Predicted 3D model of a 120-nucleotide RNA (THF (Tetrahydrofolate) riboswitch aptamer) from a mouse gut metagenome. The RNAcentral record of the sequence draws on MGnify. Rfam family: THF (Tetrahydrofolate) riboswitch aptamer. Rfam describes the family as follows. Tetrahydrofolate (THF) riboswitch was first reported for Ames et al. as an RNA motif in 5' untranslated (5'-UTR)regions of folate transport and biosynthesis genes in Firmicutes genomes. Model confidence (mean pLDDT): 80 of 100.
[in-house]
RNA sequence: GUAGAGUAAACGCUGCGCGUUAAGUGUCUCAGGAUGGGAUGUCGCCUGAGAACGAAAAGCUGCAAAUGCGUCUGGCAACAGCCGGCGCUGUGGCUUGCGGUGCAGCGUUGCGUCCGCUGC
Numbered sequence: 001g002u003a004g005a006g007u008a009a010a011c012g013c014u015g016c017g018c019g020u021u022a023a024g025u026g027u028c029u030c031a032g033g034a035u036g037g038g039a040u041g042u043c044g045c046c047u048g049a050g051a052a053c054g055a056a057a058a059g060c061u062g063c064a065a066a067u068g069c070g071u072c073u074g075g076c077a078a079c080a081g082c083c084g085g086c087g088c089u090g091u092g093g094c095u096u097g098c099g100g101u102g103c104a105g106c107g108u109u110g111c112g113u114c115c116g117c118u119g120c
Stems, first nucleotide, its partner, number of pairs: 001120004009109009018099003027051007037115005057096008068088005074083003
């Protein structure tokens, strides 16, 4: 001199969770922090505080209370009534979805400036 490796992190896939009773994510403002091996730094990343905005549920099933209300071409009985199923209330489980959802693994991508590192 020349070529190259490696950060923060992004995306995809898989797995396990969280929420669906709305947290999380995203947006804005302020403060702080971490960012190839060293130094420095950002319009990128993270954290905290504040603000505005804001959503997709469905099916199956268990338990509890009161044995209350409603309901049934249900059973017994056929006057009254008794029993059973389902729904109404509360609370779990499973499945499929949904969320610009969290974490982990794998894959791909991946430092501006100066120095360093590896090959030639």
Annotation:
Of the family's consensus pairs, 94% are formed in the model.